Context: one part of a larger RNA
Molecule: small-subunit ribosomal RNA, 3' major domain
Organism: soil metagenome
RNA sequence: UGACGGGGGCCCGCACAAGCGGUGGAGCAUGUGGUUUAAUUCGAUGCUAAGCGAAGAACCUUACCAGGUCUUGACAUGCAGGAAGUACCGAACCGAAAGGGGAGGGACCCGUAAAGUCGGGAGCUUGCACAGGUGGUGCAUGGCUGUCGUCAGCUCGUGCCGUGAGGUGUUGGGUUAAGUCCCGCAACGAGCGCAACCCCUGUUCCUAGUUGCCAGCGGGUCAUGCCGGGCACUCUAGGGAGACUGCCGGCGACGAGCCGGAGGAAGGCGGGGAUGACGUCAAGUCCUCAUGCCCCUUAUGACCUGGGCUACACACAUGCUACAAUGGCCGGGACAAUAGGUUGCCACCUCGCAAGGGGGCGCUAAUCCUGUAAACCCGGUCUUAGUUCGGAUCGCAGGCUGCAACUCGCCUGCGUGAAGCCGGAAUCGCUAGUAACCGCAGGUCAGCACCACUGCGGUGAAUACGUUCCCGGGCCUUGUACA
Numbered sequence: 001u002g003a004c005g006g007g008g009g010c011c012c013g014c015a016c017a018a019g020c021g022g023u024g025g026a027g028c029a030u031g032u033g034g035u036u037u038a039a040u041u042c043g044a045u046g047c048u049a050a051g052c053g054a055a056g057a058a059c060c061u062u063a064c065c066a067g068g069u070c071u072u073g074a075c076a077u078g079c080a081g082g083a084a085g086u087a088c089c090g091a092a093c094c095g096a097a098a099g100g101g102g103a104g105g106g107a108c109c110c111g112u113a114a115a116g117u118c119g120g121g122a123g124c125u126u127g128c129a130c131a132g133g134u135g136g137u138g139c140a141u142g143g144c145u146g147u148c149g150u151c152a153g154c155u156c157g158u159g160c161c162g163u164g165a166g167g168u169g170u171u172g173g174g175u176u177a178a179g180u181c182c183c184g185c186a187a188c189g190a191g192c193g194c195a196a197c198c199c200c201u202g203u204u205c206c207u208a209g210u211u212g213c214c215a216g217c218g219g220g221u222c223a224u225g226c227c228g229g230g231c232a233c234u235c236u237a238g239g240g241a242g243a244c245u246g247c248c249g250g251c252g253a254c255g256a257g258c259c260g261g262a263g264g265a266a267g268g269c270g271g272g273g274a275u276g277a278c279g280u281c282a283a284g285u286c287c288u289c290a291u292g293c294c295c296c297u298u299a300u301g302a303c304c305u306g307g308g309c310u311a312c313a314c315a316c317a318u319g320c321u322a323c324a325a326u327g328g329c330c331g332g333g334a335c336a337a338u339a340g341g342u343u344g345c346c347a348c349c350u351c352g353c354a355a356g357g358g359g360g361c362g363c364u365a366a367u368c369c370u371g372u373a374a375a376c377c378c379g380g381u382c383u384u385a386g387u388u389c390g391g392a393u394c395g396c397a398g399g400c401u402g403c404a405a406c407u408c409g410c411c412u413g414c415g416u417g418a419a420g421c422c423g424g425a426a427u428c429g430c431u432a433g434u435a436a437c438c439g440c441a442g443g444u445c446a447g448c449a450c451c452a453c454u455g456c457g458g459u460g461a462a463u464a465c466g467u468u469c470c471c472g473g474g475c476c477u478u479g480u481a482c483a
Stems, first nucleotide, its partner, number of pairs: 001483002003480003007477007015467002019430005026321008034312002042053002064307007073130001077129006088105002093100002108121004132296002135294003141290002143285003146281001148279001153192006159168003172183003198273004203241007212231001217228003244267001247261005323423001327382007339370003344363002348359004389420001394415007436459007
């Protein structure tokens, strides 16, 4: 100087407490461990691995296994040589394919030259140099990322103090979300962080009107902005205004600031996002990519068929669905936002109980389509029952995608109806348009295991006395046989 303390003081954080909903029990989904296996490819492993890389494993992907094949190679560049009906296309035949095989067909560019050849090139082939490696090392590395932590810290120049390590500044008194600001001070300044500048959202104005509107007029319809017409409103998307403790009162060192009030759509950082200091964990990644070294080179490279990554006594993690009446089922009725669409989204008609099939309009999309949101409201039924709860599992019959659904896809109908009556010790999330509940869209994608993820809107709470305790952190101080 740090680190540590079941030392002290001050102060934060859904850290506890207060409250709401879960997990831990059941079934299933997904991931992991383990076991099994020819292979179950590899990585990630307390918090910070385990719905993680994977925003799509039937083939492909694919890196794994078995078998069948290829070697200058599936891909790049260069050098030397060679063959000429060459490149290229390619029938028989072997084969699961890859690959082998080669009947037959059959070119191009430049120069010469003149319609036939010669030389060169592309291409082919032989050889060489090399290619190739998701092989090893993340403890050789770059880059990127997680974590402490959006925590308020980490440093420098000069000066001063100290033999020195180092200290001071950065401590102290207040204050703040903040090393934020004020005051004081052997310090005076400065940098990286904080804040602000950026984006979304909340109010309003301007500009702009093939979305919106009987708002005002006219026409038309069973009905609908449907038509004429119009940008007022809604909206869309570009620009501006607006919030600064600016104003008033109180407290305070007359300061920083704090409390209350007015006005205002909004206050005291309005709400959310992006943004992550010096560093820590030899943290993670050589399988995104790049890269040193090592290793393989008729194989650790390359191609193909099939299998595996989907195994299953078990254990853990994250979820979904439930155990019901604040509910289930049936009928009727209402209200979104984001986003996507031309190898696509598909209105409408029609066939089918349905999944879906057959026709087929419009839309390169504020114009057409996905597209009826669901919870909700009204009426009816069920009456506490393993049930009209719950839907696992299994059987049969079908549909779709795709070369192909056996291993191993999704969906529909009928039947079957399992465990489960609210979950031990323990444990997680959340402070407001939040939790909880409800649906919708998207990426990946032929199809799909999505109950995941990323977004979007709808309904919409309870509680916080307080900081003693648990966890993590900041500042000062104290002890130390630790560095």